Annotation:
This is a predicted structure of a 103-nucleotide RNA (Glycine riboswitch aptamer) from a Gammaproteobacteria bacterium. Rfam family: Glycine riboswitch aptamer. Gene Ontology term of the family: glycine biosynthetic process.
[in-house]
Formats: sequence, C1' cells, structure tokens
RNA sequence: UUGGCUCUGGAGAGCGGCCGCGACGGCGGCCCACCGAAGGUGAGCGGCGACGGUGGAUCCGAUCCGCCGUCGCUCAAUCUCUCAGGUACCCGGACAGAGGGGC
Repeated sequence: UUGGCUCUGGAGAGCGGCCGCGACGGCGGCCCACCGAAGGUGAGCGGCGACGGUGGAUCCGAUCCGCCGUCGCUCAAUCUCUCAGGUACCCGGACAGAGGGGC
C1' cells in the first nucleotide's frame, strides 16, 4: 500500500394495483410508476498499430523523423445505461472513519 474482518456513519425512489399462497412476520406471479450508492454495461483525454497523404533527413539501398486524415485495439469515474438490484421499518447500501500509547 492492497484485500479481508469487526464496530460506526451512510442517500435516493409507490406503506402502489390485481391474483394466488400463508405459520398472517410476509412470500410468489403479473402490471404501471419511480431510484442509483450491491454488482454489471457503455464510452474520454491519452497510448499502440495499420493504411493514405504530405514535409524533411539520408550512406541514395530504401529506411528514419514530424504533421494531417481514416480505421482497429486499449483506456476512468460518484459520469452513463437502468440489465440486475432497490422504492414504510428491518435487511441491503457505493463511500468514509476507527481498529493506538501510557499508568
């Protein structure tokens, strides 16, 4: 430094409708409306390469260097998409703090 673990803090959005089950805490299916901070998707500057054009260097073999354009690969987030997940409480939750010394 990174990961894990423990404790603490931690936002957003319908206590939605219908049907079924229920041990009557709820659970499952379908439908509509929403949220972004589990997870996941996407792409940037830049980098690499290829092709084309162009300027220069040169031992005049064809190589090297610079610039422009196109294509391909790679490339981050608290951005984005809402796939997944979520929308009273509980649970979850990115991220953050602490996890020391002496007597």

Overview: The sequence was found by an Rfam model in a public genome assembly. Lineage of the source: Bacteria > Pseudomonadati > Pseudomonadota > Gammaproteobacteria.